[in-house]
About this RNA:
This is a predicted structure of a 147-nucleotide part of an RNA (small-subunit ribosomal RNA, 3' minor domain) from a Gemmatimonadota bacterium.
Context: one part of a larger RNA
RNA sequence: CACCGCCCGUCAAGCGAUGAAAGCAGGGAAUACCCGAAGUCGGUUACCUAACCCGCAAGGGAAGGAUCUGCCGAAGGUAGGCUCUGUAAUUGGCGCUAAGUCGUAACAAGGUAGCCGUAUCGGAAGGUGCGGCUGGAUCACCUCCUU
Numbered sequence: 001c002a003c004c005g006c007c008c009g010u011c012a013a014g015c016g017a018u019g020a021a022a023g024c025a026g027g028g029a030a031u032a033c034c035c036g037a038a039g040u041c042g043g044u045u046a047c048c049u050a051a052c053c054c055g056c057a058a059g060g061g062a063a064g065g066a067u068c069u070g071c072c073g074a075a076g077g078u079a080g081g082c083u084c085u086g087u088a089a090u091u092g093g094c095g096c097u098a099a100g101u102c103g104u105a106a107c108a109a110g111g112u113a114g115c116c117g118u119a120u121c122g123g124a125a126g127g128u129g130c131g132g133c134u135g136g137a138u139c140a141c142c143u144c145c146u147u
Stems, first nucleotide, its partner, number of pairs: 003110001005107001008103002011100001013097004018092003023087006031079004039072001041070003045066001047065003052061003113134009
């Protein structure tokens, strides 16, 4: 920069982050069932054994080992869910970007006064209906304030 002003939204372009999302990939903690190592504990045996007990001895008892076995039991497997993360066709708005497109909604009574709520319509700003507000101008009357 003072109306040759200011200014609104769609559309187009670029960049940035972000929401939704079929699907895909990965992780976590559990649940149910299956399987079940080591090991403790319990049971079992017709096997083994120097110490302790009985016995002259043979042998027997106790204790221990080994065998088989029951409960618990890590890891593993299966199933259906829960939860978290990443990614993703597509899609929504947002922000920013000297000179893009279309109109001209608002600011003066902005050329249909504007705004609020609601409904509806329209490329877009917006239009219209109903109700409300003056943070509207003009006109008339009244009251008041300043000079």

The source organism's lineage runs through Bacteria, Pseudomonadati and Gemmatimonadota.